RNAcentral holds the full RNA, with entries from Greengenes. A computed fold for a 349-nucleotide part of an RNA from an uncultured Chloroflexota bacterium, annotated as small-subunit ribosomal RNA, central domain. Its Rfam family is "Bacterial small subunit ribosomal RNA". Rfam links the family to the GO terms ribosome and structural constituent of ribosome.
[in-house]
Context: one part of a larger RNA
């Protein structure tokens, strides 16, 4: 390069905006760049392909033809792509009205429960385990009861429920905000998808400054189990776990499933909507959005997907190419550092 592929065999970038590019509804007229087609030039020889002719045959050789080009140029077509010019509304958006939601930052507010401190009772033990001991405790523990302190994280609602691109998001209240979703079908009129650099988001953990520290707990320390015990089990415990800023850029960042658009039998649930019938209830029937369970075709090695597809198909990117070595050296970059990113080869099976 071509192929073939990427759920779970290698193989979908953690997730998002978007640049270049690639690709792109309906319709009318020009155009001729691409496309198709005629002519005409040129496309050395060798080679190749056919026809023949010399070595006795073949190889080789020598004549003739012909094939071959992303070529140049001249005319012709105008359906298809492009270019112009114009129109449209089924795609995209905008407006109107409605409306769910832990979507997000910042502030204040609340109650429960650990744990600490201070007082009253109360007096011998208490705590942990498999069973113990290390702890704590007549210098009054444990348990109750009252009253303070401060820190975290929000039980019941809560659900296969909901919101968000992911990441992740769960008490209340406010102020500031970002999406969807239904309806209307007033508006604009192809404004679309896709997206290599690029940019910004990104869970724990670590890292920097300065705070904070109620529980909880790598490290340590002590008891124990054991042949030992660098664990698992207990008694303590600092970093972190928290905030405020500024790095980090990873994950089994998963639905192991790129991202958009169509097409392709059902059936039962569940969230927030609209129409409708029915009396306003219950319940039916239609319908867009989501979010699940079964399943027909159909795929699929199998499991098993199955209108939320891994069925059919279209456009776009990303990615794989036998196992180790190896996500590793180097080298460049990135970052304070940990490391991160991109990424070999020898040599082995």
């Nucleotide at each position: 390069c071509u192929g073939g592929g990427c759920g779970u065999a290698a193989a979908g970038c953690g997730c998002g905006c978007g640049u270049a590019g690639g690709c792109g509804g309906u319709u009318u007229a020009u155009u001729a760049a691409g496309u198709g087609g005629u002519g005409c030039g040129c496309g050395a020889a060798a080679g190749c392909u056919c026809c023949u002719a010399g070595c006795u045959c073949a190889a080789c050789u020598g004549g003739g033809a012909g094939a071959g080009g992303u070529c140049g140029u001249a005319c012709c077509a105008a359906a298809c792509u492009g270019a112009u010019a114009g129109a449209c509304u089924a795609g995209a958006g905008a407006c109107a009205g409605a409306u769910a939601g832990a979507g997000g930052u910042c502030a204040g507010u609340g109650g429960a429960a650990u744990u600490c401190c201070g007082g009253g009772u109360g007096g011998a033990g208490u705590g942990g385990u498999g069973a113990a001991a290390u702890g704590c405790g007549u210098a009054g523990a444990g348990a109750u009861c009252c009253g303070g302190a401060g820190g975290a994280a929000c039980a019941c609602c809560a659900g296969a429920g909901g919101c968000g691109a992911a990441g992740g998001c769960g008490a209340c209240u406010g102020a500031c905000u970002g999406g969807g979703u239904c309806u209307g079908u007033u508006c604009u009129g192809a404004c679309g998808c896709u997206g290599a650099g690029g940019c910004g988001c990104g869970a724990a953990a670590g890292c920097g400054u300065g705070g904070g520290u109620a529980g909880c707990g790598a490290a340590c320390g002590g008891g124990a189990u054991u042949a030992g015990a660098a664990a698992c089990c207990c008694c303590g415990g600092u970093a972190g776990u928290c905030c405020a800023c500024g790095c980090c850029g990873u994950a089994a960042a998963c639905g192991a499933u790129g991202c958009a658009c169509a097409c392709u039998a059902g059936a039962c649930g569940u969230u927030a909507g609209a129409g409708u019938c029915g009396u306003a209830a219950a319940g039916g029937c239609u319908u867009g959005a989501g979010u699940g369970u079964c399943g027909c075709a159909g795929c699929c090695a199998a499991c098993g997907c199955g209108a939320u597809a891994a069925g059919u198909g279209u456009g776009c990117c990303g990615c794989c190419u036998g196992g180790g070595g190896a996500g590793u050296a180097c080298g460049g970059u990135c970052g304070c550092a940990a490391g991160g990113c991109u990424a070999a080869a020898a040599c082995u099976c």